The RNA shown here (Glycine riboswitch aptamer) has 90 nucleotides and comes from Sphingomonas sp. AP4-R1. Its Rfam family is "Glycine riboswitch aptamer". Gene Ontology term of the family: glycine biosynthetic process. The coordinates come from a structure-prediction model, not an experiment, and the mean pLDDT is 78.
RNA sequence: ACGGACGCGCGGGAGAAGGUCGAGCCCCAGUUCGGCCGCCGAAGGAGCAACCGCCCCGGAAACUCUCAGGUCCAAGGACCGCGCGUUCGA
Numbered sequence: 001a002c003g004g005a006c007g008c009g010c011g012g013g014a015g016a017a018g019g020u021c022g023a024g025c026c027c028c029a030g031u032u033c034g035g036c037c038g039c040c041g042a043a044g045g046a047g048c049a050a051c052c053g054c055c056c057c058g059g060a061a062a063c064u065c066u067c068a069g070g071u072c073c074a075a076g077g078a079c080c081g082c083g084c085g086u087u088c089g090a
Base pairs, nucleotide, nucleotide: 002089003088004087005086006085007084008083009082010081011080012079018037019036020035021034022033023032024031025030038071039070040069044067045065046064047063051059052058053057
């Protein structure tokens, strides 16, 4: 110097985005919280499985489910890029 893994920082980052009832604040408007239903899938979790491996045992998705989570700001966010650090490898 190259590649892999992990961590941190920065940047990018989708979907649905609703209805109804109740309560509080509140002149109205609006807003907050909660219940029921609807909707979404890209934190996490679970399932099947293509595939893979040290092979009869394991690892496994962006697929599926929607437990959790989300349901216009914000926050979060799989994943991608860059930088730094640690570690491993030929």